[in-house]
RNA sequence: AGUUGCAAAGGGUAAACUAUCCAAAAGGAUAGGGCGCAAAGUUCCGGGUCUAAGGUAGUCUUUGACUAAGAUUGCUAUGACAGCCAAACUACCAAC
Numbered sequence: 001a002g003u004u005g006c007a008a009a010g011g012g013u014a015a016a017c018u019a020u021c022c023a024a025a026a027g028g029a030u031a032g033g034g035c036g037c038a039a040a041g042u043u044c045c046g047g048g049u050c051u052a053a054g055g056u057a058g059u060c061u062u063u064g065a066c067u068a069a070g071a072u073u074g075c076u077a078u079g080a081c082a083g084c085c086a087a088a089c090u091a092c093c094a095a096c
Stems, first nucleotide, its partner, number of pairs: 002096004012037002017032006035083001041089003046085002048081003054076009
């Protein structure tokens, strides 16, 4: 320096769930917890997934009437996930 992660050592990380807090939600933060992970480290330009506050298009109701109010459905990321895939970058230990 390269390849590999069958064995070893020291470790690292932390799913579900629980509590508190933040958020419209998805989701996030902290503490407990430990299913897993050899890049489950970092990034988020690609794909994918989740949510729909706001926006927008309808429908229904209220009203004397409306460009008003309420309910409801569809679409929409400017909100998220990175422990869904791919990519880029970086790294501990050991074996060969």
The RNA shown here (c-di-GMP-I riboswitch aptamer) has 96 nucleotides and comes from a Candidatus Atribacteria bacterium. The sequence was found by an Rfam model in a public genome assembly.